This is a predicted structure of a 328-nucleotide part of an RNA (large-subunit ribosomal RNA, domain IV) from Loktanella sp. 5RATIMAR09. Its Rfam family is "Bacterial large subunit ribosomal RNA". Lineage of the source: Bacteria > Pseudomonadota > Alphaproteobacteria > Rhodobacterales > Loktanella. Model confidence (mean pLDDT): 88 of 100.
[in-house]
Context: one part of a larger RNA
RNA sequence: CCACAUUUAAGGAACUCGGCAAAAUACCUCCGUAAGUUCGCGAGAAGGAGGCCCGUUCAUUAGGCAACUAGUGGGCGGGGGCACAAACCAGGGGGUGGCGACUGUUUACUAAAAACACAGGGCUCUGCGAAGUCGCAAGACGACGUAUAGGGUCUGACGCCUGCCCGGUGCCUGAAGGUUAAAAGGAGGAGUGCAAGCUCCGAAUUGAAGCCCAGGUAAACGGCGGCCGUAACUAUAACGGUCCUAAGGUAGCGAAAUUCCUUGUCGGGUAAGUUCCGACCUGCACGAAUGGCGUAACGACUUCCCCGCUGUCUCAAAUGUGGACUCA
Numbered sequence: 001c002c003a004c005a006u007u008u009a010a011g012g013a014a015c016u017c018g019g020c021a022a023a024a025u026a027c028c029u030c031c032g033u034a035a036g037u038u039c040g041c042g043a044g045a046a047g048g049a050g051g052c053c054c055g056u057u058c059a060u061u062a063g064g065c066a067a068c069u070a071g072u073g074g075g076c077g078g079g080g081g082c083a084c085a086a087a088c089c090a091g092g093g094g095g096u097g098g099c100g101a102c103u104g105u106u107u108a109c110u111a112a113a114a115a116c117a118c119a120g121g122g123c124u125c126u127g128c129g130a131a132g133u134c135g136c137a138a139g140a141c142g143a144c145g146u147a148u149a150g151g152g153u154c155u156g157a158c159g160c161c162u163g164c165c166c167g168g169u170g171c172c173u174g175a176a177g178g179u180u181a182a183a184a185g186g187a188g189g190a191g192u193g194c195a196a197g198c199u200c201c202g203a204a205u206u207g208a209a210g211c212c213c214a215g216g217u218a219a220a221c222g223g224c225g226g227c228c229g230u231a232a233c234u235a236u237a238a239c240g241g242u243c244c245u246a247a248g249g250u251a252g253c254g255a256a257a258u259u260c261c262u263u264g265u266c267g268g269g270u271a272a273g274u275u276c277c278g279a280c281c282u283g284c285a286c287g288a289a290u291g292g293c294g295u296a297a298c299g300a301c302u303u304c305c306c307c308g309c310u311g312u313c314u315c316a317a318a319u320g321u322g323g324a325c326u327c328a
Stems, first nucleotide, its partner, number of pairs: 001323008010314002014312001019309001027051005036041001038157001052079012080084001092307004097302002099299002104116002120155007132141003158294004163224003168221002170217005177212003183206002188201005225243005252286001253283001264280005
């Protein structure tokens, strides 16, 4: 010097990205326990008291005729120790946001999460020799199932809800019309031959799906404006004008896991707060199943604050064990 332990005056997070690590709490009985809530929970909430030994007394249970034996519960009095759940073992707690409802699952060997899954919800396909999948096929799965079933896809408990746009792309429907392949057709023409013929080219016309066309469809892919003026202070604009569009973002939320300017502004908390919480709305660039907003319970998730506790720190010290190191 290193590793692992133990202890430490006064202070007690001043350390640090961050209480990381350590300390603290810890068991049983009794008392007591808030907001919120889906009435289950929250809850071991929080916060307290007692616990060893001896004597005495009362009640009671079982057995017994009784003496008594073995327990259980309560009252009163006393004793010793630094310490009585005496070692080991053995929850720190509270408040407020975000995200995800939850229990689960995951990157075997740097990520356990807000990611995946989930119950629940929707759309869509499928009538059974089902759709779909594997296989060249036979065949198999689906399923020894039958629309309360099976496949695909999106969302993700629950509560309140889920607005407008079908112009583009996709999908669905459509006995008309247009276009149109092979094929049919064969007006007409060419080569050759003495000819019969043979070999070619070939117009009109007929001719499927698809596309064009006409509708529908957004819990299909997706999309959801600009400029100018206007009220008796100012400011703002309920109001008006105009251009464009398929339609111009509704409810709710909002400096947000989304806000560039930005440490926005105001309030709270601190002596002091780029974080945090509550508001405002000027949303660079939220927004409704690529779901919107809430939400009790839950979380080795994450932000901030408080109590307790401490060598994290002010600021370092000592000891033990094992190394390193020196000598042999």
Overview: It was read from a public genome assembly.